[in-house]
Molecule: c-di-GMP-I riboswitch aptamer
Organism: Desulfuromonadales bacterium
RNA sequence: UCACCGAAAGGGUGAAGCCUGGGUAACCAGGUGGCACAAAGCUACCGUCUGAUAUGAUCAGAUCGUGGGGUUGUCGAA
Numbered sequence: 001u002c003a004c005c006g007a008a009a010g011g012g013u014g015a016a017g018c019c020u021g022g023g024u025a026a027c028c029a030g031g032u033g034g035c036a037c038a039a040a041g042c043u044a045c046c047g048u049c050u051g052a053u054a055u056g057a058u059c060a061g062a063u064c065g066u067g068g069g070g071u072u073g074u075c076g077a078a
Base pairs, nucleotide, nucleotide: 005076006075012037013036017032018031019030020029021028022027035065041071042070043069045068046067047063048062049061050060051059052058053057
C1' cells in the first nucleotide's frame, strides 16, 4: 500500500409507530421518534410494486433502508 475484516474516534443517514399534508394507487414530503446502517453515498440496468389500455404486451408511474448489477468513497485496533 492492497484485499479481507470491523475495535476505537469524529461525523453522516434516519426503520417501525404517531401527527399534518399530497397522490386513484404503488408511494411521497414535513414534524416527532430511533430500529438499524461502512456504502442506509449515487445510479431505475435487472428484479419488485401501482395505474391505464388491453391480453401480445405497451405506456405512464413508484421503489436504491427487500435482493442483484454498475459507479464513487471515510477511519485503521485485532